[in-house]
RNA sequence: GCUUUCAACAUCACCGUCUGCAAGGCAACUGCCGCGCAGACUGAAGGC
Numbered sequence: 001g002c003u004u005u006c007a008a009c010a011u012c013a014c015c016g017u018c019u020g021c022a023a024g025g026c027a028a029c030u031g032c033c034g035c036g037c038a039g040a041c042u043g044a045a046g047g048c
Base pairs, nucleotide, nucleotide: 001048002047003046004045005044006043007042016041017040018039019038020037021036024033025032026031
C1' cells in the first nucleotide's frame, strides 16, 4: 500500500467522524428532526 471483519477507544448501556440521498414525523418560517442507503476518512484485529 491492497484486502476482510469490525468500532476497541466514549466521564455508564448504545453510539468512530464527515458528506450526499432518503421512508416518515414536527412545523408553516420552507425551516427542524430523521429509520434506512451510498461514498470518503479515522482507528482496531486478521490476510496479502